[in-house]
Notes:
A computed fold for a 679-nucleotide part of an RNA from Winogradskyella epiphytica, annotated as large-subunit ribosomal RNA, domain II. Lineage of the source: Bacteria > Pseudomonadati > Flavobacteriia > Flavobacteriaceae > Winogradskyella. The sequence was found in a public genome assembly.
Context: one part of a larger RNA
RNA sequence: GCCUACGAGUUACCGUUGCUAGCAAGGUUAAGGACUUCAGGUCCGGAUCCGUAGCGAAAGCGAGUCUGAAUAGGGCGCUUUAGUUAGUAGUGGUAGACGCGAAACCGUGUGAUCUACCCAUGGGCAGGUUGAAGUUUAGGUAACACUAAAUGGAGGACCGAACCGCCAGACGUUGAAAAGUCUUCGGAUGACCUGUGGGUAGGGGUGAAAGGCCAAUCAAACUCGGAAAUAGCUCGUACUCCCCGAAAUGCAUUUAGGUGCAGCGUUGAUUUAUAGUUUUAUAGAGGUAGAGCUACUGAUUGGAUGCGGGGGCUUCACCGCCUACCAAUUCCUGACAAACUCCGAAUGCUAUAAAAUGUUAAUCAGCAGUGAGGGCAUGGGUGCUAAGGUCCAUGUCCGAGAGGGAAAGAACCCAGACCAUCAGCUAAGGUCCCCAAAUAUAUGUUAAGUUGAAUAAACGAGGUUGAACUGCUUAGACAGCUAGGAUGUUGGCUUGGAAGCAGCCAUUCAUUUAAAGAGUGCGUAACAGCUCACUAGUCGAGCGGUUCGGCAUGGAUAAUAAUCGGGCAUAAACAUAUUACCGAAGCUAUGGACUUGUAAAAGUGGUAGGGGAGCAUUGUAGUGUCGUCGAAGGUGAGUCGUGAGGCUUGCUGGAGAAGCUACAAAAGAAAAUGUAGGC
Numbered sequence: 001g002c003c004u005a006c007g008a009g010u011u012a013c014c015g016u017u018g019c020u021a022g023c024a025a026g027g028u029u030a031a032g033g034a035c036u037u038c039a040g041g042u043c044c045g046g047a048u049c050c051g052u053a054g055c056g057a058a059a060g061c062g063a064g065u066c067u068g069a070a071u072a073g074g075g076c077g078c079u080u081u082a083g084u085u086a087g088u089a090g091u092g093g094u095a096g097a098c099g100c101g102a103a104a105c106c107g108u109g110u111g112a113u114c115u116a117c118c119c120a121u122g123g124g125c126a127g128g129u130u131g132a133a134g135u136u137u138a139g140g141u142a143a144c145a146c147u148a149a150a151u152g153g154a155g156g157a158c159c160g161a162a163c164c165g166c167c168a169g170a171c172g173u174u175g176a177a178a179a180g181u182c183u184u185c186g187g188a189u190g191a192c193c194u195g196u197g198g199g200u201a202g203g204g205g206u207g208a209a210a211g212g213c214c215a216a217u218c219a220a221a222c223u224c225g226g227a228a229a230u231a232g233c234u235c236g237u238a239c240u241c242c243c244c245g246a247a248a249u250g251c252a253u254u255u256a257g258g259u260g261c262a263g264c265g266u267u268g269a270u271u272u273a274u275a276g277u278u279u280u281a282u283a284g285a286g287g288u289a290g291a292g293c294u295a296c297u298g299a300u301u302g303g304a305u306g307c308g309g310g311g312g313c314u315u316c317a318c319c320g321c322c323u324a325c326c327a328a329u330u331c332c333u334g335a336c337a338a339a340c341u342c343c344g345a346a347u348g349c350u351a352u353a354a355a356a357u358g359u360u361a362a363u364c365a366g367c368a369g370u371g372a373g374g375g376c377a378u379g380g381g382u383g384c385u386a387a388g389g390u391c392c393a394u395g396u397c398c399g400a401g402a403g404g405g406a407a408a409g410a411a412c413c414c415a416g417a418c419c420a421u422c423a424g425c426u427a428a429g430g431u432c433c434c435c436a437a438a439u440a441u442a443u444g445u446u447a448a449g450u451u452g453a454a455u456a457a458a459c460g461a462g463g464u465u466g467a468a469c470u471g472c473u474u475a476g477a478c479a480g481c482u483a484g485g486a487u488g489u490u491g492g493c494u495u496g497g498a499a500g501c502a503g504c505c506a507u508u509c510a511u512u513u514a515a516a517g518a519g520u521g522c523g524u525a526a527c528a529g530c531u532c533a534c535u536a537g538u539c540g541a542g543c544g545g546u547u548c549g550g551c552a553u554g555g556a557u558a559a560u561a562a563u564c565g566g567g568c569a570u571a572a573a574c575a576u577a578u579u580a581c582c583g584a585a586g587c588u589a590u591g592g593a594c595u596u597g598u599a600a601a602a603g604u605g606g607u608a609g610g611g612g613a614g615c616a617u618u619g620u621a622g623u624g625u626c627g628u629c630g631a632a633g634g635u636g637a638g639u640c641g642u643g644a645g646g647c648u649u650g651c652u653g654g655a656g657a658a659g660c661u662a663c664a665a666a667a668g669a670a671a672a673u674g675u676a677g678g679c
Base pairs, nucleotide, nucleotide: 001679002678003677004676005675006674011095012094013093014092015091016090017089018088019087020086021085022084023083026050027049032044033043034042035041036040054061055060064076065075066074067073098236099235101233105226106225107224109222110221116200117199118198119197120196121195122194123193124192125190127159128158129157130155134151135150136149137148138147139146163187164186165185168183169182170181171180202218204214205213206212239614240613241612242611243610244609249262250261251260252259253258263370264369265367266366267365268364269363270362271361275360276357277356278355279354280353281352282351283350284349290343291341292340297337298336302332303331304330308326309325310323311322312321313320373398374397375396376395377394378393379392380391381390382389403414404413405412418592419591420590421589423588424587425586429582430581431580432567433566434565438579440578441577442576443575444574445573451569452568459554460553463551464550465549466548467547468546469545470544471543472542480538481537482536483535484534486511487510488509491505492504493503517532521530522529593604594603595602596601615668617665618664619663620662621661622660623659625657626656633652634651635650636649637648638647639646640645
C1' cells in the first nucleotide's frame, strides 16, 4: 500500500413544538391488588398530576385583587374559554451523551539485582625509573654549623601492562551492538579499582552539581485505581432521489479561531390590504460633488498706500529729517481648506398619487447554519494618490457556479448546466496553419518585425504622412554656376600691436554705385588671404516659414535560451467602413422526466443548512407461499428502474428461504498518521 472483518447522534428520565389517536370542562391513573389461556392481557385501585380564576409576602378576598386613608391613581388579572392522556417525529436539559485523542492532577502500592552516596567485610595493582627525610663514615668546628662519599627507600612522584577511563578521528546509523568496533589517548600506591552482604523511596532519596542518577523511563519513577478526568482544539462520522437555500455583518463578551441576541436560510400556521417591489409625477428634509471667499474662520501671490517698528542724522531734551529694511489697516489683483461656507447639484431617503407586477410581504411557532471572507469597479481614510497592503461605503462575482473567450488562470469578458439528439441561430471572441470559420471587400497608414492581447516618461530627431495659416515667385522665385562685393578708412579710443573680425564708443556716417555692413564666419603677432550679407548674369517653376494631428524612431538595463501561445506574417500589422461565416451546457427545434399550479403556464446550478419521498440490511408478529424435480450462499449472462436497487437465468452449492402488511433496530464506510487478520 491493497483486500476482508470491525468502527461514530445511542439509551433512560424530565421539558418543549408538530403530527396521529382516545376522551373532553374535563383528562389521567401510580404503587398495589384480583382474575387469567402463564405471559401477555383483562378488571379493580382517583392517592397524585395537569386544566377549568386570579391577585397578594401572607392571613386572605375573589372577576377581581394588591398597594393605599381613599369610592383616587397605578400594577397584575377578567369581560376572548380547550384541555388532558398516550404513541411517534424534531429539538433542549441531566447523565461519558456522536466517536477516537492529551500533556497533566490525586490516592493505594512496587522498586537501590541498573545507577548515586553511605556502612560492614574481603580482593587487586607486570616491569622499569627517580632517589626526600633519616643514618653511617671521612673531612671540618672550641662545640655546632657545613662539605663529600656511602647507605636509605619517601611521593594524591615519573615511564608503562593488567585494571579503570574515554581526548580525537574514521567506520557503524533498517548496526555485529536500543551506545559498539578500529586507531589514537588519560589515570595506573591512590580523593585508586573491585567482589559479597546491608542502608537511604517519589515533592522523596542520592548528587566533588550535569537537573545528573533512582531497572534501556526522570524539571518529579513505575503499577493499579478516581476515569469514559477535561479538551471553546484537530481528525473522522457510512444508502438514493426530489424542493428551497444562506453567512463570513451589528451589539455584547477575561472577548477576539468561542458564545448570546439581532440580521440572512428553511418548514408549518395565520393575515389579503393603503402588503411588498419597480417606474413616472408631485411635495419635502439635507449641506456631499462642484463652486466661492471685501460672506465668516484660517491660510495666501504680486502691486499701491505706509499706522507702527528697526536703522541712520540731529539734539541737553522734546520736536524734526532720511530710508533699495520689516510691516498693520484699506484698495486693486491671483489663488487654498476633512474638522471654512454667501451658495449648491446628481443620486439616495421620506410621503402622496397613478400605472405595472401579483404574495414576492408581515406576524407567530419548529429547526438551523453563519458571526476567519476574498477579488474587481466606483467614492473615501491610512500608507509613499506603494503593495495580491490595510480600514469603511455602494455594486457585482467567487465563495456555493459548470459551459465559451482571455495560450495556461477562483472572482476579467460572454453566459446561469433537469436528461437525450451525428438538428438550427447567436454572445463574448474570432475566420493563413496548428484550430471551427474571409489568404473577404473598400480606402488609407506603418518599414520599425514597430506590430501581431502585460509594459514606460521627460527630452531629442529635415523618418514619413495629413490639415490649417502665412511669405517669395514668368516684372523669373529657391538651389547651383559665372562675375562683382568698392572709396573716405588702418572710423575714434585702447593697446607692444588692434587695419571689418581681443575689447570699449557711436550721429555705425558719408561717397561711387546694379550692389557692397565702419562688416556673417574662418584666418594673421598685426597686415595679408578665403568667405558671407548685398547685386548682375545664366537657368526656367515652384520654393520657404509657423502651428496642430496620425504612424513610426532614439531614450529602453536582470540575473538557466530565446520567442506574438507557436509556426510564421510586410499583412496574417494598424485605422475607418461594410458584408458573410465560425463560435457556449445561452436561445430555438424534437422526444422524455420531475416540481408548483384548477388550468394556461412557469420552473428544475448549488456548499453550510432546512424540508419531503424512497431503496437496502437484521429480527419479531400476522398472512398466503416456495424448496432434494435443488433453498440460502458463491460466480457469470441478460433485463427493468431517475437512483439507492430489483427480477430472470447458466454453472456451482446441498437445506432451508423469500414476498406482502405492520413493528423494532447492534440498520448502509473510502478516508479517523482508525483497530485486527491476511498478502